[in-house]
Context: one part of a larger RNA
RNA sequence: CUGGGCGUAAAGCGCGCGUAGGUGGUUUGGUCAGUCAGAUGUGAAAGCCCCGGGCUUAACCUGGGAAUUGCACCUGAUACUGCCAGACUAGAGUACGGUAGAGGGCAGUGGAAUUUCCGGUGUAGCGGUGAAAUGCGUAGAGAUCGGAAGGAACACCAGUGGCGAAGGCGACUGCCUGGACCGAUACUGACACUGAGGUGCGAAAGCGUGGGUAGCAAACAGGAUUAGAUACCCUGGUAGUCCACGCCGUAAACGAUGUCAACUAGCCGUUGGGGGACUUGAUCCUUUAGUGGCGCAGCUAACGCGAUAAGUUGACCGCCUGGGGAGUACGGCCGCAAGGUUAAAACUC
Numbered sequence: 001c002u003g004g005g006c007g008u009a010a011a012g013c014g015c016g017c018g019u020a021g022g023u024g025g026u027u028u029g030g031u032c033a034g035u036c037a038g039a040u041g042u043g044a045a046a047g048c049c050c051c052g053g054g055c056u057u058a059a060c061c062u063g064g065g066a067a068u069u070g071c072a073c074c075u076g077a078u079a080c081u082g083c084c085a086g087a088c089u090a091g092a093g094u095a096c097g098g099u100a101g102a103g104g105g106c107a108g109u110g111g112a113a114u115u116u117c118c119g120g121u122g123u124a125g126c127g128g129u130g131a132a133a134u135g136c137g138u139a140g141a142g143a144u145c146g147g148a149a150g151g152a153a154c155a156c157c158a159g160u161g162g163c164g165a166a167g168g169c170g171a172c173u174g175c176c177u178g179g180a181c182c183g184a185u186a187c188u189g190a191c192a193c194u195g196a197g198g199u200g201c202g203a204a205a206g207c208g209u210g211g212g213u214a215g216c217a218a219a220c221a222g223g224a225u226u227a228g229a230u231a232c233c234c235u236g237g238u239a240g241u242c243c244a245c246g247c248c249g250u251a252a253a254c255g256a257u258g259u260c261a262a263c264u265a266g267c268c269g270u271u272g273g274g275g276g277a278c279u280u281g282a283u284c285c286u287u288u289a290g291u292g293g294c295g296c297a298g299c300u301a302a303c304g305c306g307a308u309a310a311g312u313u314g315a316c317c318g319c320c321u322g323g324g325g326a327g328u329a330c331g332g333c334c335g336c337a338a339g340g341u342u343a344a345a346a347c348u349c
Stems, first nucleotide, its partner, number of pairs: 004320003007303002012317001014201004021194003025088007033081002035077004040072003049065006091191001092188004096183004103177007110154001115149007125136002162169002206247006215241002220236004258316006266294012278281001298305002322349003331342004
C1' cells in the first nucleotide's frame, strides 16, 4: 500500500458558507477519449517456469517453448463513463396564498423581589450555625408602614413544547430582519451533493478602552472547625458578573453518533399545517414537516440502535493505528497578554 475502523474500546473538525477537486437525474443523436476485441512492431541476451538433449548422476552446460501482465500504431465494437449538440421534469430553485415560533438586531415600557436612602410607629435585640463567634444594634437596629433611588433578572404561563447551522434563545410593545412548514397552480430546466485550502459565526472564563454596579461573588480579611485547615460552615468583600466597541477561539462545544440521498414491519404520544367523515365533539380518519416512547427484521463485543438507525446502500469530507513521555518540546502561524493552533523525538513499560 491493500485492508480494518471511528455512540461507550484509539478515532466525526464546535457549527455554517464556500473555492479547487471528487461525485452526479431521465432521454435522443453524434464522437470514440476512457473501456473491450483482433492484428503488427517492440518488450536484448542470460535468469525464473515447461518440454527435450549432453557430461556415469547432480550441480553445471545446451536446444526449443512459454512468460515478459508494458508501450506504440492500425482495424473494429459502442453497452457503460467522458466530451459535443438537443430535449424532458421526478432532484434543486423561483413566483403566489397562508401558518406557527424564547430565531436575530435596535429602541421603548412594566410589575414582583433584593439592597440602599428618607420619614412614621416602636424597643432590645438582630443575624448566623451542628453549636458558636466574627458582624449589625440604645448615636435606636431587626420588625412594620409610607416614599424615593438604582441595578440585574423576568415567577406563574412552561410542556422528552417551540425556534435556530451550532453556540444558544424565555416579561411586554414597536420598528428592521433571517429561516422553516403547509397548499394549489405556474415558471426555470440538473442550476445538484460534498467540500482540501479559505472565510464567517462561536457558551463560560479571560483581555483592552470607556461606562455601570442592586444582588451574587474568585482573590482577600476576619470568625469557627481541626492535630493542622492556605478548605468545607459563617460574617464581610474586590475583580468579575451588566452595557458599548474591539480582542480571545476554547468546552463533557455531547446525541460523546460528519453532511447529503435512497430503500427497509408495526404500535402509542405530542407540536405546526392541509384534507376528509359523521353522531358537530374534550370526536374520529387520513396526509405532511418536526419532536418523544416502545418494538420486528437486521446490526452490535455487549450495552443497546432500530424510518430522527448504530439496519441495507451510494457520494464526498474529517479522523484513528498500544500505554506513558505529550496534546508536551522545538519551529511556523495567530494573539495585547493569558494562551491557541499545527505537532515530534529520546527514553520507558
Overview
Predicted 3D model of a 349-nucleotide part of an RNA (small-subunit ribosomal RNA, central domain) from Marinobacterium alkalitolerans. Lineage of the source: Bacteria > Pseudomonadati > Pseudomonadota > Gammaproteobacteria > Marinobacterium. Its mean pLDDT, the model's own confidence on a scale to 100, is 88. Its Rfam family is "Bacterial small subunit ribosomal RNA".